RNA sequence: GACAAAGGCAAACCCGCCGAAAGACGGGGACGCAAAGCUCUGGAGGCUAACGCGGUCGACCUACUCAGGUCGAUUGUCAAGCUAGUCCGGCUACCGAA
Repeated sequence: GACAAAGGCAAACCCGCCGAAAGACGGGGACGCAAAGCUCUGGAGGCUAACGCGGUCGACCUACUCAGGUCGAUUGUCAAGCUAGUCCGGCUACCGAA
């Protein structure tokens, strides 16, 4: 792919669960999807910001006038975390007329 058939997947939302978060997973549920199957270690975009690095404030410790460090709060930045249902590329595949 045909206003066909057989089948498939499952957004939001709810419950459970993992996670710092984004988000994932399981159950329910269907907005949609002809690859809404796989690939994020092919590329672009988007989301989050734990760790790290830095700023500010406070407490404390060392040093003793130059400072250094630890902890806490707050904040900036960062992907090595996500997103294939954001797009391109790659790989694979079910059904069936004219």

Predicted 3D model of a 98-nucleotide RNA (c-di-GMP-I riboswitch aptamer) from a soil metagenome. The model forms 95% of the base pairs in the Rfam consensus. Model confidence (mean pLDDT): 86 of 100. Its Rfam family is "c-di-GMP-I riboswitch aptamer". Its family is annotated with cyclic-di-GMP binding in the Gene Ontology. Rfam describes the family as follows. GEMM was predicted in a large-scale screen for bacterial structured RNA regulatory elements.